[in-house]
RNA sequence: ACCUUAUCAAGAGUGACGGAGGGACAGGCCCUUUGAAGUCCGGCAGCCUGACAUUUUAGUCAAGGUGCUAAAUCCUGCGGUAUAUCCGGAAGAUGAGGA
Numbered sequence: 001a002c003c004u005u006a007u008c009a010a011g012a013g014u015g016a017c018g019g020a021g022g023g024a025c026a027g028g029c030c031c032u033u034u035g036a037a038g039u040c041c042g043g044c045a046g047c048c049u050g051a052c053a054u055u056u057u058a059g060u061c062a063a064g065g066u067g068c069u070a071a072a073u074c075c076u077g078c079g080g081u082a083u084a085u086c087c088g089g090a091a092g093a094u095g096a097g098g099a
Base pairs, nucleotide, nucleotide: 002098003097004096005095006094007093008092013041015040016039017038021031022030023029025077026076027075028074042069043068044067047065048064049062050061051060052059073091078088079087080086
C1' cells in the first nucleotide's frame, strides 16, 4: 500500500518551546505574527483493554494501547429528489480484525 467492519452535527488550553505556514486532494471559503506547522505538558473521548455487574441484548468504573483537541469530515465533489443544515454513495479520518 490492500481487504472487511464500526464510527464521524457532542467533547477538549488565556500553558511552555518554536517562528511561517495550516485546514487530506481539487474548487471554494476560512484560520494564522493578537503567533501556523511541529515538540512537550495539560485536556477530551471511551474503539481495543482491565475490574465489577449481568437476564448474556446492554450497564458502571478505570485509563494500559491508539485517537482527538477552529469551523458538521469547514462546505461542495457522484446519484436521487420535495432544491434543504434532505437521503444515499464516493473519497477521507480513526478504531478493531484480516491478508

The RNA shown here (SAM riboswitch aptamer (S box leader)) has 99 nucleotides.